[in-house]
Predicted 3D model of a 1585-nucleotide RNA (small-subunit ribosomal RNA) from a Candidatus Omnitrophota bacterium. RNAcentral holds the sequence, with entries from ENA and SILVA. The organism belongs to Candidatus Omnitrophota, within Bacteria.

RNA sequence: CCUUUGGAGGGUUUGAUCCUGGCUCAGAGUGAACGCUGGCGGCGUGGAUUAGGCAUGCAAGUCGAGCGAUCUUAUUUUUCUUUUGUUUCGGGGUAACCUGAGGCAGAAGAAAAAUGCGAUAGCGGCAAACGGGUGAGUAACGCGUUGGUAACCUACCUUGAGGAGGAGGGCAGCCCCGUGAAAACGGGGGUAAUACUCCAUGAUCUCGUGGAUCGCAAGAUUCAUGAGCAAAGAUGGCCUCUAUUUAUAAGCUGUCGCCUUAAGAGGGGCCUGCGUCCUAUCAGGUAGUUGGUGAGGUAAUAGCUCACCAAGCCAAAGACGGGUAGCUGGCGUAAGAGCGUGACCAGCCACAUCGGGACUGAGACACUGCCCGGACUCCUACGGGAGGCUGCAGUCGAGAAUCUUUCACAAUGGACGAAAGUCUGAUGAUGCGACGCCGCGUGGGGGAUGACGGUCUUCGGAUUGUAAACCCAUUUUAUUAAGGAGGAACGCUGAAGAGUUAAUAGCUUUUCAGUCUGACUGUACUUGAUGAAUAAGCCACGGCUAACUCCGUGCCAGCAGCCGCGGUAAUACGGAGGUGGCGAGCGUUACUCGGUUUGACUGGGUGUAAAGGGUCCGUAGGCGGCCUUGUAAGUGGAAGGUGAAAUCUUUCGGCUUAACCGAAAAACUGCCUUUUAGACUGCAUGGCUUGAGGAUGGAAGAGGAGAGUGGAACUGUCAGUGUAAAGGUGAAAUUUGUGGAUAUUGACAGGAACGCCCGUGGAGAAGUCGGCUCUCUGGUCCAUAUCUGACGCUGAGGGACGAAAGCUAGGGGAGUGAACAGGAUUAGAUACCCUGGUAAUCCUAGCCGUAAACGAUGGGCACUAGGUGUUCGUCCGUAAGGAUGGGCGCCGCAGCUAACGCAUUAAGUGCCCCACCUGGGGACUACGGCCGCAAGGCUAAAACUCAAAGGAAUUGACGGGGACCCGCACAAGCGGUGGAACACGUGGUUUAAUUCGAUGCUACGCGAGAAACCUUAUCCAAGGCUUGACAUGCAUGAUGUAAUGCCGAUGAAAAUCGGGAUGACCGGUAUCCAAUCCGGAGCUUGCACAGGUGCUGCAUGGCUGUCGUCAGCUCGUGCCGUGAGGUGUUCCCUUAAGUGGGAGAACGAGCGCAACCCUCGCUCUUUGUUGCCACCUCUCCAGCUUGUCUGGAGGGAGCACUCUAAGAGGACUGCCCGCGUUAAGUGGGAGGAAGGUGGGGAUGACGUCAAGUCCGCAUGGCCUUUAUGCCUUGGGCUACACACGUGUUACAAUGCCUGUUACAAAGGGACGCCAAACCGCGAGGUGGAGCAAAUCCCAAAAAAGCAGGCUCAGUUCGGAUUGUAGGCUGCAAUUCGCCUACAUGAAGCUGGAAUCGCUAGUAAUGGCGCAUCAUCACGGCGCCGUGAAUACGUUCCCGGGUCUUGUACACACCGCCCGUCAAGCGCUGAAAAUGGGGGGCGCCCGAAGCUCUAGUCUUAGAUUGGAGUCACGGUGAAUUUCAUAAUUGGCGCUAAGUCGUAACAAGGUAGCCGUACGGGAACGUGCGGCUGGAUCACCUCCUUU
Repeated sequence: CCUUUGGAGGGUUUGAUCCUGGCUCAGAGUGAACGCUGGCGGCGUGGAUUAGGCAUGCAAGUCGAGCGAUCUUAUUUUUCUUUUGUUUCGGGGUAACCUGAGGCAGAAGAAAAAUGCGAUAGCGGCAAACGGGUGAGUAACGCGUUGGUAACCUACCUUGAGGAGGAGGGCAGCCCCGUGAAAACGGGGGUAAUACUCCAUGAUCUCGUGGAUCGCAAGAUUCAUGAGCAAAGAUGGCCUCUAUUUAUAAGCUGUCGCCUUAAGAGGGGCCUGCGUCCUAUCAGGUAGUUGGUGAGGUAAUAGCUCACCAAGCCAAAGACGGGUAGCUGGCGUAAGAGCGUGACCAGCCACAUCGGGACUGAGACACUGCCCGGACUCCUACGGGAGGCUGCAGUCGAGAAUCUUUCACAAUGGACGAAAGUCUGAUGAUGCGACGCCGCGUGGGGGAUGACGGUCUUCGGAUUGUAAACCCAUUUUAUUAAGGAGGAACGCUGAAGAGUUAAUAGCUUUUCAGUCUGACUGUACUUGAUGAAUAAGCCACGGCUAACUCCGUGCCAGCAGCCGCGGUAAUACGGAGGUGGCGAGCGUUACUCGGUUUGACUGGGUGUAAAGGGUCCGUAGGCGGCCUUGUAAGUGGAAGGUGAAAUCUUUCGGCUUAACCGAAAAACUGCCUUUUAGACUGCAUGGCUUGAGGAUGGAAGAGGAGAGUGGAACUGUCAGUGUAAAGGUGAAAUUUGUGGAUAUUGACAGGAACGCCCGUGGAGAAGUCGGCUCUCUGGUCCAUAUCUGACGCUGAGGGACGAAAGCUAGGGGAGUGAACAGGAUUAGAUACCCUGGUAAUCCUAGCCGUAAACGAUGGGCACUAGGUGUUCGUCCGUAAGGAUGGGCGCCGCAGCUAACGCAUUAAGUGCCCCACCUGGGGACUACGGCCGCAAGGCUAAAACUCAAAGGAAUUGACGGGGACCCGCACAAGCGGUGGAACACGUGGUUUAAUUCGAUGCUACGCGAGAAACCUUAUCCAAGGCUUGACAUGCAUGAUGUAAUGCCGAUGAAAAUCGGGAUGACCGGUAUCCAAUCCGGAGCUUGCACAGGUGCUGCAUGGCUGUCGUCAGCUCGUGCCGUGAGGUGUUCCCUUAAGUGGGAGAACGAGCGCAACCCUCGCUCUUUGUUGCCACCUCUCCAGCUUGUCUGGAGGGAGCACUCUAAGAGGACUGCCCGCGUUAAGUGGGAGGAAGGUGGGGAUGACGUCAAGUCCGCAUGGCCUUUAUGCCUUGGGCUACACACGUGUUACAAUGCCUGUUACAAAGGGACGCCAAACCGCGAGGUGGAGCAAAUCCCAAAAAAGCAGGCUCAGUUCGGAUUGUAGGCUGCAAUUCGCCUACAUGAAGCUGGAAUCGCUAGUAAUGGCGCAUCAUCACGGCGCCGUGAAUACGUUCCCGGGUCUUGUACACACCGCCCGUCAAGCGCUGAAAAUGGGGGGCGCCCGAAGCUCUAGUCUUAGAUUGGAGUCACGGUGAAUUUCAUAAUUGGCGCUAAGUCGUAACAAGGUAGCCGUACGGGAACGUGCGGCUGGAUCACCUCCUUU
């Protein structure tokens, strides 16, 4: 300086993390379809399925200037007929007129000839081989690209050269006859040509021969010579020359055509290098096959065809076979590389109802030609015929699905023609379809009481929302009216000029003038008028992914791309409001690419995630040391050719813009040719020694094979000794043994295996190899540096070896031991354990070929810190030790890794080669093939199904894992429960109802600390009330009213009805006066609302239980780790304690522990009534020992003591000794009332159990409202075969009964406690003193003591049950209370398995009080009295804490999870067989046509026969593929089926792999192997010192 402008991720496996890995989403696209919706225009585009069938119309004709003929029309001429007029002559008649023969003129008709315009069936020429359609076939020289043709053809067109002389016979049309329904055909007659034939001439043409030049060559060019092969005319004009001579003909001239030939252009044929899908579960294929010679054939090469000869040819770089498919430019996507695709447009190919065939022709084996065969459709007189929309429209069918039976040849192009012109469903237009792309519009500005309405609401408001209304202006589109381009060039006529020509003719051409041609078209476009007027939807709103609320629903209905929503508060279903996105569209479905580096060339992996072959040898192939020279295949540079156009890109330009279209450039990354460079690779050449190998000298070894041999042990046999057991187990039994076992001694026999040495020692490729000796033999290492000179590495296929089990045959058989038998265990036990025991294990020969064949790690080479040990060599050294090679281990740096880990023995860094992987399951499977005697091995899918499966690590939880520690956890003790009766609670049952809740520990004398009514709860029966029993607000009404109490009736009551009596408040107005006015209170009526012990404790608050008074649970900062997370909190010592001390990448802190609080125990101070009474004193009484006596009662005085209730002290391991680390602390001791937390209480961390409670209370939501609310009566909650729990009383003598004598504490008391006294046997009654309490009362404490009785019994134990008589409370005691007396006197004589409490003032035992309460306590909560026993200790049970380990658990072991069986659904394999298709082989038949050949005839030829080839068809035996199938095997999926419990923890027998046998099933057992096994011990190694 130039070039390059482009690459995003998310969700989902887990409690969480990182990784691996799949699934899925966001993007772009489409010839699309479907749903909802739909204003306009432009440009495109539209049968993708049945190459299924087709009605109808059209899609290829044209030339009369090639030919004869015919028709029409016009003109001319001639003839004939009829007729009109006129005229001449004759006959008749008076005349009119009639009649006959002529002339002239005219009309009509017919016929003939000629000419012109037009038309045309036939002959003839050209075209019809193009254009248009489709993609069935085709895996091929079909297509693409590059070359070749010296191996070829070419009508029309262009250019050059030459030529066109003469003659002839037919056939259509036409006419006649005939057959047939028709289509059509036959016979006879006659006719033209640019139709056909013959003769002539002839070359540069063809063939033959010879020569020259050129080429690498097959050959080309050229010369000479011999032979052979052509032709057609049509038309316009003119007479200068010739002939007849009016004008024509010969002739001349122009145009077109014809023949021969040479070339060109364009088109085609053939050949060729390279490229072109999947499949090896297709491995061998091929007989015209490969080649040669000769012949035939073609435009041309060639096995293209034939005869003969040879035996080749193709293939792992994939032949052959099978499947699928038109190929390309391009198109879609993508950053690119790629991947997918081949609509429209363009190039090539193939096909034309299916199959075959040729003819014609320049060209076809021919879409709208012919022949034959098949299928199908149609016509038919049944004898025969006709047809081919994959042309344009259109129709039916099938399908999710794809258009007008339109206009025009005006333009562009094509065929024919001299031309005018004709034809042209090519084409140009139009219509239909939002199918796509592009553009425009549906309005713009202003407008806040932020209107109404909707929605939400915390009821305040918010939002829809400037949105609307309203005001102002505008008119794209639309409607209507008017105007109005461009697409038109040509052609024709006339004039002028030029050329040709004898020519002013004709023809060609140029210019000018005139004239004429538009399907679209009511065009585009412009202008006027009208008037916001005519025009918005679709999808989404849990995350990914922009956008949220309400209602309804209630695992239903439904949604869903993935994850997943929905079981009563759903932003996920449905609706609504709101919001987001896109917008005449929006979504959905299908498919492609992308994302996906998820097939990795760019750009992946293989120790444990999927993945290294069991090991080695070696073929092909791939890769390869140092130096020299050459070459130029690879490679780099340069140039040329090609790479169609369109497309893409860039720049310009045209439609108002854009889409669209045009022009130019660039690009087309490719192929070919030439040239250049020579580094690297290759090839060739010569050398080298370091790779590799050899030699020599040493070394170690369970390396291999064979033969021999040894001792120990074992079993058996024989003999001896000897006697009752042995053996075996958790415990047993089966078993052996008095016929003598086991034990022991000796001898003999047999087979297998080799103790110690033995070692992360050695050897080997791996599997594997272990007594000793001998023989044979492989490999390795070291040293020397002597030889060869790259001889190397790897290795698809291939070969060899290959544990154990298993198989075949023959031996052998001691021990062990699948199967099997028995005994146990167990719910069962096809197991684990035991007793036996066959195959097998051993040997020989052969098979098998697999293992967790593992280092889960392929081989080779090189490089990259070390330390330490061991083994085998060598060297140095006296030794210690050191150095250097080979091996085997451990630790560790860098680096790598998802992590774990690996780390010179790599999983590091590089190179080479091989093998293998691509989600899980299905599936180490099926089918097919190969191997095997078999078992089976190797190779190896799919359907279907899931959104995961998986690796490593983390935190928990768990373990019939480990270590440590604690607890009335066990143990040691004491007393109970479980047995009885009763009480209470619960379950169950019952009932009209037995209200509800609590349900392992942590429900069950629980809520309830009091169910006769009430309580109480619509639990049951029944009666009533409806603004309500209760609250608030608003409105209304009311004085003999509200209200109060009385009487009566009904009633069970509530209540209703009636009567009469009394009889109304407060404040204000108001300075006087209010029942009357106002306000308030109260009442009535009405409206809002009240009410609910109705539901949800799984919507909640609060409170509570439990783990647990266990010692834990966390945070900040820092550090470590990719991360979850760890560290701290672990470790050592210690503690009741995460209590404390020490260490330590941690340093600190918080909630818990402890302490602070209450109470009890000691002391002190203070206080002094109602408490106390020692001392002092007074009074009274009693006693005798008569006193200054003792005792009692009372008073005074007092506060000493007890006590009361306030404060203070005291205890802190403080002191001593030992231990301990000089620590924390611990053992002992002293003192002390108390000693190591002094006893007891209160106090309950983070959290767990969706624990309990909506019926304590509160509360969201739902439900109810003359009832699920409220009132009331009665009943029920109290039932009773039974079961459980908690208690009481007992069973008796440590007792019971009677009598008597003591000693408490803490409480309660006014609707209360109640004294004394009296009555009653008693419960109780009467009574009334005292006390709102340190004063009075409850109140007697009881056990204990003392005395007496009872004497072991169902009793003087025990008191249930029942009867009678009473008492108390209360409205009421029947259901259904308590108590008393008398009588009655049940069970029960210490309790099975099992189980509970308690470690000291405790258990046990005795009484007392309180709450609830009218009454009712065996329960609960407290109080005091009496008052023990035991703890060696932590093995075990239970619970807990810490650390560690394993885990497939995380709802966390009440976890997870396997297999059979049964059910439903789906998929698939096998299968007697059945049906269809494909390709080939053999045989038979053989159409049309072609080739060859023979005959006949009227001989350009026609026709008949034969042979060959051959489509279709028939048949046979095989093969292949698809479908179906009784039955059968398997697999998968499916909230709650059955049987077990295999696996995950040591999973309760460690698991797994291979193999064999067995079994309902998971599985069990044997043999060998692995660790991907826990735990304990030992060995080795390592780390630190």